Notes
RNAcentral holds the full RNA, with entries from SILVA. This is a predicted structure of a 669-nucleotide part of an RNA (large-subunit ribosomal RNA, domain II) from Bryum argenteum var. argenteum. It matches the Rfam family "Bacterial large subunit ribosomal RNA". The organism belongs to Bryum argenteum, within Eukaryota. The coordinates come from a structure-prediction model, not an experiment, and the mean pLDDT is 83.
Context: one part of a larger RNA
RNA sequence: CGGCGAGUUGGCGUUAGCGGCCUGGUUAAGGUCUUACGGACCGUAGCCUAAGGGAAACCGAGCCUAAAUAGGGCGUUUUGUCGCUGAUGUCAGACGCGAAACUGCGUGAUCUACCCAUGGGCAGGCUGAAGCGCGGGUUAUACUGCGUGGAGGGCCGAACUCGUCUGGGUUGAAAACCGGUGGGAUGACCUGUGGGGAGGAGUGAAAGUCUAAUCAAACGCAGAGAUAGCUCGUUCUCCUCGAAAUAGCUUGUGGGCUAGCCUUGGGCCACUACGUGUUGGGGGUAGAGAGACUGAAUUGGCAUUGGGGAUAUUCCAAUCUACCAAGCCUGACCAAACUCCGAAUACCGACACGACUAUCCCGGGAGUCAGUCUGCGAGGGAUAAGCUUCGCGGACGAGAGGGAAACAACCCAGAUCAUCAGCUAAGGUCCCAAAGUAGUACUCAGUCACAAAGGAAGUGAAGUUGCGGUGACAGCCAGGAUGUUGGCUUAGAAGCAGCCACCAUUUAAAAAGUGCGUAACAGCUUACUGGUCGAGCAAUUUUGCGCCGAUAAUGAACGGGAGUAAGUACUACACCGAAGCUAUGGAUUUAUGGUAGAGGAGCGCCGCACAGUAGUUACAUGUCAUACCGUAAGGAGUGACCUCGGACUGUGCGGGUGAUUAUGCCGGA
Numbered sequence: 001c002g003g004c005g006a007g008u009u010g011g012c013g014u015u016a017g018c019g020g021c022c023u024g025g026u027u028a029a030g031g032u033c034u035u036a037c038g039g040a041c042c043g044u045a046g047c048c049u050a051a052g053g054g055a056a057a058c059c060g061a062g063c064c065u066a067a068a069u070a071g072g073g074c075g076u077u078u079u080g081u082c083g084c085u086g087a088u089g090u091c092a093g094a095c096g097c098g099a100a101a102c103u104g105c106g107u108g109a110u111c112u113a114c115c116c117a118u119g120g121g122c123a124g125g126c127u128g129a130a131g132c133g134c135g136g137g138u139u140a141u142a143c144u145g146c147g148u149g150g151a152g153g154g155c156c157g158a159a160c161u162c163g164u165c166u167g168g169g170u171u172g173a174a175a176a177c178c179g180g181u182g183g184g185a186u187g188a189c190c191u192g193u194g195g196g197g198a199g200g201a202g203u204g205a206a207a208g209u210c211u212a213a214u215c216a217a218a219c220g221c222a223g224a225g226a227u228a229g230c231u232c233g234u235u236c237u238c239c240u241c242g243a244a245a246u247a248g249c250u251u252g253u254g255g256g257c258u259a260g261c262c263u264u265g266g267g268c269c270a271c272u273a274c275g276u277g278u279u280g281g282g283g284g285u286a287g288a289g290a291g292a293c294u295g296a297a298u299u300g301g302c303a304u305u306g307g308g309g310a311u312a313u314u315c316c317a318a319u320c321u322a323c324c325a326a327g328c329c330u331g332a333c334c335a336a337a338c339u340c341c342g343a344a345u346a347c348c349g350a351c352a353c354g355a356c357u358a359u360c361c362c363g364g365g366a367g368u369c370a371g372u373c374u375g376c377g378a379g380g381g382a383u384a385a386g387c388u389u390c391g392c393g394g395a396c397g398a399g400a401g402g403g404a405a406a407c408a409a410c411c412c413a414g415a416u417c418a419u420c421a422g423c424u425a426a427g428g429u430c431c432c433a434a435a436g437u438a439g440u441a442c443u444c445a446g447u448c449a450c451a452a453a454g455g456a457a458g459u460g461a462a463g464u465u466g467c468g469g470u471g472a473c474a475g476c477c478a479g480g481a482u483g484u485u486g487g488c489u490u491a492g493a494a495g496c497a498g499c500c501a502c503c504a505u506u507u508a509a510a511a512a513g514u515g516c517g518u519a520a521c522a523g524c525u526u527a528c529u530g531g532u533c534g535a536g537c538a539a540u541u542u543u544g545c546g547c548c549g550a551u552a553a554u555g556a557a558c559g560g561g562a563g564u565a566a567g568u569a570c571u572a573c574a575c576c577g578a579a580g581c582u583a584u585g586g587a588u589u590u591a592u593g594g595u596a597g598a599g600g601a602g603c604g605c606c607g608c609a610c611a612g613u614a615g616u617u618a619c620a621u622g623u624c625a626u627a628c629c630g631u632a633a634g635g636a637g638u639g640a641c642c643u644c645g646g647a648c649u650g651u652g653c654g655g656g657u658g659a660u661u662a663u664g665c666c667g668g669a
Base pairs, nucleotide, nucleotide: 001667002666003665004664009092010091011090012089013088014087015086016085017084018083019082020081021080024048025047026046030042031041032040033039052059053058062074063073064072065071095233096232098230102223103222104221105220106219107218114196115195116194117193118192119191120190121189122187124156125155126154127152131148132147133146134145135144136143160184161183162182165180166179167178168177199215201211202210236602237601238600239599240598241597246259247258248257249256250255260368261367262365263364264363265362266361267360274354275353276352277351278350279349280348281347287341288339289338294335295334298331300329301328302327304326305325306324307323308321309320310319311318371396372395373394374393375392376391377390378389379388380387401412402411403410416586417585418584419583421582422581423580427576428575429574430561431560432559436573437572438571439570440569441568442567448563454548455547458545459544460543461542462541463540464539465538466537467536475532476531477530478529479528481505482504483503486500487499488498511526515524516523587592588591603658605655606654607653608652609651610650611649612648613647619645622641623640624639625638626637628635629634
């Protein structure tokens, strides 16, 4: 790349359409006839229907229940039946492919594990057990020296065998190898040949190892198309409508059944459903409340009571308390499971209006039962999560288009088709990039263009309270003294370790001293006062925009350039901007986005029957090319090539009828 490749067939039901009969319908097996197999006619056995009720006996337009003449349940009023076609259910492999497994009957020990029988193999070197001989030694042994000897799951190391570590190889030279290195190498050694036992069985120096490249149960065939609530795939077109991710039950939670929501046929047209307005209701949520309950929690008080503790105590008693509990008074509060109260919405009823559609009823066919984000109200969690569980909406799901740089769920807006027409929405108008000007303020941080507590004489606006030409505030010049080193304490304490007191005098003013300082003094300084200067100063409250706080791993916080407005706030008038709206034209089911899904109408392929068409100079099929026609599947015309036989059109019928996908199958490249 080409071909093949998946809802079929039969039986029995249900339902719709069409048809026959309805003096109810219909035959089965079988038979007769026949133009000879297409059919026609007999055949009433059977089936459905014509009466139901009851468990039944049984009764019967009624029956059952019951004591019942009560009530209730099912009936009575309506026509069915036999075919064909479509849809669907069920039984069959039942849309296709796919297990791991189970069972039966067999085949395997030429691989490998173990066993049996019978054979074979192990260079060379080393060590030197027992025993024995001779000598020493002993009463004799023992013991001992030198020889001899040749033991050993002995030592080193080839063949042989194994496979330790490492490099290579790892679509290999090889479905376990190659190089180097290594273990054993007279033994529980290695090996040839023959033989034995097997599938829940064998064998096993035991690893679930091995049993022919297969082992927690071999291999072959059969049951067999095992089963698969699972995964994947399921083939042409157009038109109409169009979901769900919920409830209940479920050995049930990724599966089903019924309901809900979708579709399709028929029926019912009533103020039945829906919307808006008016009106009548019940409520106990949000809020609020506390002398209205139940609780929680708390400030202050009490010569209220009990307990604890302390003092004191023979007993009785007594006094005190930064303690505990209860009570009372007082003050400020809290609550899903508090309520003396109490909305908005929602819900129920009535009336009016709007809608003529929907609701509703009876049938056929579904799909859905993993939802997600977002706004609001809540539970869980940490008032965490792109978290989780509910409720009320929206969107996505199944929704394209414009905006948000990019971005299912946010903002705008719902795509019938065509147009090089217009107007707008959100959002924008310096350049990328369609479209902008004007005005008044603010911001200097490139804030704009991520962020908090907290911090700060940033700056704008609006206040409040003081001080101030009888001179404030800041700076500068000068003073800042005396009793006295206050008393105490202390080694010392003199304004300045600490304790007590904090007077008086001279003064324009000056603390028994604000800070530094000294061992203690000294010294510097401040409060306070005068002079100089000459106009506002100080504190504080609210608010706009800025500043710091601001640290993470490749470079990333306007989309980029750039911008002092092209930033921010307010204002005015323009413009751009979408598949929205409008304009013009077309289609149809008359308003037409659409997944699962329901319904409808068609195109093409193969074959059959009937009728027709072109044509032997050819015609047609097939292949290739092509600017034609149709809303689509598709269909013509013309030309070229090819071949020798069918082709085409119409109507009807029948199907092994349509493939980019199943890690599909077969063939080729």